[in-house]
RNA sequence: AUCUACUAAAGGCAAACCCUCUGAAAGGAGGGGGCGCAAAGUUUCGGCCUUCGGGA
Numbered sequence: 001a002u003c004u005a006c007u008a009a010a011g012g013c014a015a016a017c018c019c020u021c022u023g024a025a026a027g028g029a030g031g032g033g034g035c036g037c038a039a040a041g042u043u044u045c046g047g048c049c050u051u052c053g054g055g056a
Stems, first nucleotide, its partner, number of pairs: 012037002017032006
C1' cells in the first nucleotide's frame, strides 16, 4: 500500500448565550440552543474554585 472480515450505518453527549428555579457564594437543576467531542463515555487517584458559618 492492497484485499477480505469485523466494523458500520444509526446514534450519544453537549459549549457560549437566553429563560425559570435554587444557593451567601463557587455553583447546581430544568427548558431552549449548538460551539464542538471517539472520548466532551466509564473507573481509580490527584488537583483547582467559593467562605454563610465555625476555629486559630
The prediction has a mean pLDDT of 76. A computed fold for a 56-nucleotide RNA from a Candidatus Bipolaricaulota bacterium, annotated as c-di-GMP-I riboswitch aptamer. The source organism's lineage runs through Bacteria, Bacteria candidate phyla and Candidatus Bipolaricaulota. Of the family's consensus pairs, 100% are formed in the model.